[in-house]
Context: one part of a larger RNA
RNA sequence: CCCAGUGAGUUCGUUGUGUGUGGCAAGGUUAACCAUGUUUAUUGGGGAGCCGAAGCGAAAGCGAGUCCGAAUAGGGCAACUUGAGUCACAUGCACGAGACCCGAAACCAAGUGAUCUAGCCAUGAGCAGGGUGAAGUUGUGAGAAAUCAUGAUGGAGGCCCGAACUCUUUAAUGUUACAAAAUUAUGAGACGACUUGUGGUUAGCGGUAACAUGCCAAACGAACUUGGUAAUAGCUGGUUCUCCUCGAAAUAGCUUUAGGGCUAGCGUUGUAAUUUAAAGUUUGGGGGUAGAGCACUAAUUGAAUCUGGGGCCCGAAAGGGUACCCAGUUCAGUUAAACUCCGAAUACCAUUCCGAAUAUUACAGCAGUCAGAGUCAGGGAUCUAAGUUCCUGUGCUCGAAAGGAAAACAGUCCAGAUCGUCAAAUAAGGACCCUAAAUUCUACCUGAGUGGCAAAGGAAGUGAAAUUUCUCAGACAGCUAGGAGGUUGGCUUAGAGGCAGCCAUCCUUUAAAAAAUGCGUAAAAGCUUACUAGUCAAGAGAUUUUGCACUUAAAAUUAACGGGGCUGAAGGUAGAUUCCGAAGUUGCGGAUUUGUUUAGUUCUUCGGAACUAAAUGAGUGGUAGAGGAGCGUUCUAUAUAUGACCAACUUAGCAGUUGGUAAAAAGCUGUGAAGGUGACCCGUAAGGCGUUGCUGGAGCAUAUAGAAGUGAGAAUGCUGGG
Numbered sequence: 001c002c003c004a005g006u007g008a009g010u011u012c013g014u015u016g017u018g019u020g021u022g023g024c025a026a027g028g029u030u031a032a033c034c035a036u037g038u039u040u041a042u043u044g045g046g047g048a049g050c051c052g053a054a055g056c057g058a059a060a061g062c063g064a065g066u067c068c069g070a071a072u073a074g075g076g077c078a079a080c081u082u083g084a085g086u087c088a089c090a091u092g093c094a095c096g097a098g099a100c101c102c103g104a105a106a107c108c109a110a111g112u113g114a115u116c117u118a119g120c121c122a123u124g125a126g127c128a129g130g131g132u133g134a135a136g137u138u139g140u141g142a143g144a145a146a147u148c149a150u151g152a153u154g155g156a157g158g159c160c161c162g163a164a165c166u167c168u169u170u171a172a173u174g175u176u177a178c179a180a181a182a183u184u185a186u187g188a189g190a191c192g193a194c195u196u197g198u199g200g201u202u203a204g205c206g207g208u209a210a211c212a213u214g215c216c217a218a219a220c221g222a223a224c225u226u227g228g229u230a231a232u233a234g235c236u237g238g239u240u241c242u243c244c245u246c247g248a249a250a251u252a253g254c255u256u257u258a259g260g261g262c263u264a265g266c267g268u269u270g271u272a273a274u275u276u277a278a279a280g281u282u283u284g285g286g287g288g289u290a291g292a293g294c295a296c297u298a299a300u301u302g303a304a305u306c307u308g309g310g311g312c313c314c315g316a317a318a319g320g321g322u323a324c325c326c327a328g329u330u331c332a333g334u335u336a337a338a339c340u341c342c343g344a345a346u347a348c349c350a351u352u353c354c355g356a357a358u359a360u361u362a363c364a365g366c367a368g369u370c371a372g373a374g375u376c377a378g379g380g381a382u383c384u385a386a387g388u389u390c391c392u393g394u395g396c397u398c399g400a401a402a403g404g405a406a407a408a409c410a411g412u413c414c415a416g417a418u419c420g421u422c423a424a425a426u427a428a429g430g431a432c433c434c435u436a437a438a439u440u441c442u443a444c445c446u447g448a449g450u451g452g453c454a455a456a457g458g459a460a461g462u463g464a465a466a467u468u469u470c471u472c473a474g475a476c477a478g479c480u481a482g483g484a485g486g487u488u489g490g491c492u493u494a495g496a497g498g499c500a501g502c503c504a505u506c507c508u509u510u511a512a513a514a515a516a517u518g519c520g521u522a523a524a525a526g527c528u529u530a531c532u533a534g535u536c537a538a539g540a541g542a543u544u545u546u547g548c549a550c551u552u553a554a555a556a557u558u559a560a561c562g563g564g565g566c567u568g569a570a571g572g573u574a575g576a577u578u579c580c581g582a583a584g585u586u587g588c589g590g591a592u593u594u595g596u597u598u599a600g601u602u603c604u605u606c607g608g609a610a611c612u613a614a615a616u617g618a619g620u621g622g623u624a625g626a627g628g629a630g631c632g633u634u635c636u637a638u639a640u641a642u643g644a645c646c647a648a649c650u651u652a653g654c655a656g657u658u659g660g661u662a663a664a665a666a667g668c669u670g671u672g673a674a675g676g677u678g679a680c681c682c683g684u685a686a687g688g689c690g691u692u693g694c695u696g697g698a699g700c701a702u703a704u705a706g707a708a709g710u711g712a713g714a715a716u717g718c719u720g721g722g
Base pairs, nucleotide, nucleotide: 001722002721003720004719005718006717011097012096013095015094016093017092018091019090020089021088022087023086024085027051028050029049033045034044035043055062056061065077066076067075068074100238101237103235107228108227109226110225111224112223118202119201120200121199122198123197124196125195126194127192129161130160131159132157136153137152138151139150140149141148142147165189166188167187170185171184172183173182204220206216207215208214241630242629243628244627245626246625251264252263253262254261255260265369266368267366268365269364270363271362272361273360275357280353283350284349285348291342292340293339297336298335299334301332302331303330304329305328307327308326309325310324311322312321313320314319372398373397374396375395376393377392378391379390380389381388403414404413405412418590419589420588421587423586424585429580430579431578432564433563434562438577440576441575442574443573444572445571451566457551458550461548462547463546464545465544466543467542468541469540470539478535479534480533481532482531484508485507486506489503490502491501514529518527519526591620592619593618594617595616596615597614598613599612600611601610602609603608631711633708634707635706636705637704638703639702640701644661645660646659647658648657649656667700668699675695676694677693678692679691680690681688682687
């Protein structure tokens, strides 16, 4: 991992409360127990007790009233209007119990452990060899002596090197191992606080500990075993057949509350009301948002005025001046969630009409939900960051929604799947090929593969629309020629002659020519421009707005059209026609829910109810969840009616269907049950009747009721097998 089996809302209650069915009904009902009985089912007894028919008060108590009260006042509760209970069964939910199942770490009690290991006690055992050479003793020498030096001797030490022994420093191997801690190499101690055998001792709220939370039998921040025990788990996981109807929430308030709960909101089922609801229409309201504005409050730019005050300067003072500061006034221009002289659209409230929708309202049973997500719009926070966070919306979708489009893509666009159909027209989006449908039509644009990522900025790209200047009296560009004189203007300067700099910038001759536009020289010189003439011959220049392109533009796959590929497009703009395109819509056929109408059958308290059929409308996506109808499994009780004949329909015939007649009390099975495995058949499904082939070898089926150990794919489920 696979297969088979097994595996989870049960049972009880002196309990409560709904619903359904039934009995009796102002009543309903027995419990224990007794009797009967094939010893159990039943039947008969048993009225103790319980609920109801009356309440109020704390109570005594009174009573259609009562309590508070002095009250005949007032108020609370009750009664009225005649009125429905009770018992049983089934079922929903709650409560108490293990209470749908599995799951802790823990807590407590009583016991078992020191054959592992820690300490201690008793009694034994072990430590090759080599080295060093303490004290002491003694010889000699020195010394007055104490004592010192030196040679021998001696054999101390938690001494040294190193086997056994004990330990385990480092590395490798091993890591489904040789091994639940080893092997190999290397290493530490090795006469000591050494190592070790045997026996004993200390016990869990404890022991032992050269103290490491170490050890106490492969597990120790409190051992193990059994019991309390099915501890508890607001937590995780799991919870088994089918079909049908409806169908949520992720919000508010409170919470030692925030991943839990309660009440409300939203769902469902029933009963009742019976148009009350939403949407739309008419009419009437209040508002201070968007916007706008500056009349108030607050902020703010420029100018004017010199109106006031302050500073500074002059002045002896009076006074005067001021490129300074503040305030005021006037003009022009602005800003505001906590400004308003103003002021919508929507929304909201009331009202009129319309409005039959699984609408609304009330009561009752049962829930689930309290982590929401993206998107659009209006806002707060943030960086006018976030696939960020927090609000608002009768928002939208997902959640709980499949289908088509967006290459792929919960939340975007289109559209809401009852089933079938090799039919039709469409939506979004598309129509060269992949790929269904136009290589469609008309007119422009783009030349960048722009299209098919991006800004400020930059640019004689190119199209369109404007304004304006010059121009056959010849423009713009080019070419030929001129571009002068006073004068080297004055100043400055070493020099300054158009051209370092400062000042001025005149006059004359002219077709025209600057007190000089740039280059240049030390200064001159030289080149050039403005300006003018000629030549040539028709447009030229400047500015503004706008469409599409260019640049700005460097990253890790070719990888920024889905690909091929595309240029009078298969790109863009504007227009036109045709077609494709979905589970949406339509056609045809079927199923089912529900409203209305009609018909039939049954029951009836005569009001009606239930069922069946037809017609005609409206529906039938669905998680949590509510409601309904069924299938199957095991067991229990009771029962077991098929064949013959006739007629009609049907068939090639057999068979089959419908109706009738007479008889009649019997399910199948070794002439092969259940089960298995093929084929045919029926049902919307769970599933099922029958026929038949093979297998199997002993019980089984059907109908109506009843009772449950009643349905598996999931629980790191459990058991077995592979």
The part of an RNA shown here (large-subunit ribosomal RNA, domain II) has 722 nucleotides and comes from a Candidatus Dojkabacteria bacterium. Its mean pLDDT, the model's own confidence on a scale to 100, is 81. Lineage of the source: Bacteria > Bacteria candidate phyla > Candidatus Dojkabacteria. Rfam family: Bacterial large subunit ribosomal RNA. The full RNA is in RNAcentral, with records from ENA.